[in-house]
The RNA shown here (SAM riboswitch aptamer (S box leader)) has 96 nucleotides and comes from a bovine gut metagenome. The coordinates come from a structure-prediction model, not an experiment, and the mean pLDDT is 83. The RNAcentral record of the sequence draws on MGnify. Of the family's consensus pairs, 94% are formed in the model.
RNA sequence: CUUAUCAAGAGCGACUGAGGGAACAGACCCUAUGAAGUCCGGCAACCUGCUUUUUUGUAAGGUGCCAAAUUCUGCGGUAUCAUGCCGAAAGAUGAG
Numbered sequence: 001c002u003u004a005u006c007a008a009g010a011g012c013g014a015c016u017g018a019g020g021g022a023a024c025a026g027a028c029c030c031u032a033u034g035a036a037g038u039c040c041g042g043c044a045a046c047c048u049g050c051u052u053u054u055u056u057g058u059a060a061g062g063u064g065c066c067a068a069a070u071u072c073u074g075c076g077g078u079a080u081c082a083u084g085c086c087g088a089a090a091g092a093u094g095a096g
Stems, first nucleotide, its partner, number of pairs: 001096006011040001013039003019030003024074004041066003046062003049058002070090001075087005
């Protein structure tokens, strides 16, 4: 850079101990009933493998993931008083 996906799913564990929800701004939230991290555990099925034969299943390997839609808004369009819907951008992950 290209492409696919992003409203489902996943711990009442151990260690540790204060922060976290990508960045900026705003909002909102999680957190000593324990954040982040590590280990274990789990979820999922993108790639590989096996199986099946137009596809289905499996979950061994490589990743990924395990509060809230990618927490929401920030740009554009649209329907309404408030509010909602659609899309984009940005981002995350896989494959190339």